[in-house]
RNA sequence: AGAGUCAGCUAGGCAAUCGCUGGCGGUGAACGCGCCAGAGGAAAGUCCGGGCUCCACAGGACAGAGUGCCAGGUAAUCCCUGGGGGGCGCGAGCCCACGGAAAGUGCAACAGAAAGCGAACCGCCGGAUCUCCGGAAACGGAGCCGGUAAGGGUGAAAAGGUGCGGUAAGAGCGCACCGCGAGUGCUGGUAACAGACUCGGCUUGGUAAACCCCGCUCGGAGCAAGGCCAAAUAGGGAUCGUAUGGCGUGGUCCGCGUCCGGUCCGGGUAGGCUGCUAGAGGCGUGCGGCGACGUGCGUUCGAGAUGAAUGGUUGCCCUAGACAGAACCCGGCUUAUCGGCUGACUCACCUG
RNA sequence: GGGCCGUUAGCUCAGUCGGUAGAGCAGCUGGCUUUUAACCAGUUUGUCGUGCGUUCGAUUCGCACACGGCCCACCA
Numbered sequence: 001a002g003a004g005u006c007a008g009c010u011a012g013g014c015a016a017u018c019g020c021u022g023g024c025g026g027u028g029a030a031c032g033c034g035c036c037a038g039a040g041g042a043a044a045g046u047c048c049g050g051g052c053u054c055c056a057c058a059g060g061a062c063a064g065a066g067u068g069c070c071a072g073g074u075a076a077u078c079c080c081u082g083g084g085g086g087g088c089g090c091g092a093g094c095c096c097a098c099g100g101a102a103a104g105u106g107c108a109a110c111a112g113a114a115a116g117c118g119a120a121c122c123g124c125c126g127g128a129u130c131u132c133c134g135g136a137a138a139c140g141g142a143g144c145c146g147g148u149a150a151g152g153g154u155g156a157a158a159a160g161g162u163g164c165g166g167u168a169a170g171a172g173c174g175c176a177c178c179g180c181g182a183g184u185g186c187u188g189g190u191a192a193c194a195g196a197c198u199c200g201g202c203u204u205g206g207u208a209a210a211c212c213c214c215g216c217u218c219g220g221a222g223c224a225a226g227g228c229c230a231a232a233u234a235g236g237g238a239u240c241g242u243a244u245g246g247c248g249u250g251g252u253c254c255g256c257g258u259c260c261g262g263u264c265c266g267g268g269u270a271g272g273c274u275g276c277u278a279g280a281g282g283c284g285u286g287c288g289g290c291g292a293c294g295u296g297c298g299u300u301c302g303a304g305a306u307g308a309a310u311g312g313u314u315g316c317c318c319u320a321g322a323c324a325g326a327a328c329c330c331g332g333c334u335u336a337u338c339g340g341c342u343g344a345c346u347c348a349c350c351u352g
Numbered sequence: 353g354g355g356c357c358g359u360u361a362g363c364u365c366a367g368u369c370g371g372u373a374g375a376g377c378a379g380c381u382g383g384c385u386u387u388u389a390a391c392c393a394g395u396u397u398g399u400c401g402u403g404c405g406u407u408c409g410a411u412u413c414g415c416a417c418a419c420g421g422c423c424c425a426c427c428a
Base pairs, nucleotide, nucleotide: 002347003346004345005344006343007342008341009340010339012317013316014315015314016313017312018311020038021037022036023035024034025033040323044334045333047332048331049330050329051328052222053221054220055219059254060253061252062251064218065217066216067215068214069083070082071081072080073079084098085096086095087094088093099213100212104211105210106207107206121152122151123148124147125146126145127144130143131142132141133140134139160178161177162176163175164174165173179202180200181199182198183197184196186195187194188193226274227273228272229271236265237264238263239262240261241260245259246258247257248256267427268426269425281300282299283298284297285296286295287294288293318321353424354423355422356421357420358419359418362377363376364375365374371408379395380394381393382392383391401417402416403415404414405413
């Protein structure tokens, strides 16, 4: 100096001026004034998980949904960490919806002889006796009968692979190695798994992001939840059910509670307070752990709007500024993103 | 903010438990008519919203994204 991998950080700066939201101060109060604070790494999608709130302190069965190698982390997860197995890359590293196809059912269009309790289209091989043709005959050809999965051809996929032997030709028919399956109070490992030994010639191809089976998990709704205050009105009408019933937000039934309630139409209000922001928070450090993470100590922080603030204008500088903006709160994942910076590592080349 | 649906021809909609997708209207061509409409006959229609995956094969199954739409307050 080139190509690349992984992890992390940042997200224009400064000044002037005019505004917006909240808190504090002063004041009896208001207006105004002063000081302080004021979006993100994704605030997004709402795809997972949890807190919180209400409905039984959400209980049983079925249905349904999710999930799927092993172990751990966590409030929890479809997340994260470590490991196993498989795949890609020279490598650093990266990727994997990775239980079961020997419980059962289904599917595989077209092509092909055959697409699964297992196949003969071509080819190869045999045929004393059979038929036809050629030939004097030997014999050859066609048919017919049988053997054969080595070769060709079809297909995405064709019934273990390679080699040697064997055979009429062939074939796990036999053998060696590889693969596959079964077993072992075997070895290592918590386990997934890896290995060793013995047995079986091999039988059971694919698809479960098809139904399904097995293991595990899951009650429903969501801050427009929920609580309090205030204001206003036609406390109206229709219809349905009525204790073997209705309702209590459940997919159904049981159970529990309760005794009137559901749906539609019509009427009224569109105000305030609360929930509401200090939290599974951040940073530093000690200890435990390979790690995710846990734990002790110290330190630090302050958006909370509700037509909904966090902005507009001007000037200067630079490498010319991306994606985008809170709405109860967190942990993840995914997606969008102009650039810039830092660290660790890999490969190839050159020089010493 | 929260919850839930949809996207197939120019338009309105079917469809498929995975095997190359149709109907009506519209369009085009021909016929009929003096001409037009109507009518009759024929005919073109498509990245099945986009991308990635599962599969031999995807409009259909899974995931991600884009676009469009619907619902939700309180009182008696």
Predicted 3D model of RNase P RNA and transfer RNA as a complex of 428 nucleotides.
It holds a member of the Rfam family "Bacterial RNase P class A". Rfam classes the family as a ribozyme. Rfam describes the family as follows. Ribonuclease P (RNase P) is a ubiquitous endoribonuclease, found in archaea, bacteria and eukarya as well as chloroplasts and mitochondria.
The coordinates come from a structure-prediction model, not an experiment, and the mean pLDDT is 79.